The prediction has a mean pLDDT of 83. The RNA shown here (c-di-GMP-I-GGC riboswitch aptamer) has 80 nucleotides and comes from a Solirubrobacterales bacterium. The source organism's lineage runs through Bacteria, Bacillati, Actinomycetota, Thermoleophilia and Solirubrobacterales. The model forms 91% of the base pairs in the Rfam consensus.
RNA sequence: GUUGAUAAAGGCAAACCCGUCGUGAGGCGGGGACGCAAAGCCAGAGGUCUCGCUCCCGCGAGAUAGCUCGGCUUCCGGCU
Repeated sequence: GUUGAUAAAGGCAAACCCGUCGUGAGGCGGGGACGCAAAGCCAGAGGUCUCGCUCCCGCGAGAUAGCUCGGCUUCCGGCU
């Protein structure tokens, strides 16, 4: 550098429940595991979702990294 999880040591944590913040999408903490070889971090592009404006077309603000692409970092094994 590349590749791999049916290996080893580990890691993360969907839905749901409780508490809390938010108009909301959703976030945070605890419980809990559907899954994940980057399910570690980043909102750059797109998608989806929320709120507001608007007659409509659209526009603005936000959310989502466990939607896709992209950027940065990275344990172990194989190959080089």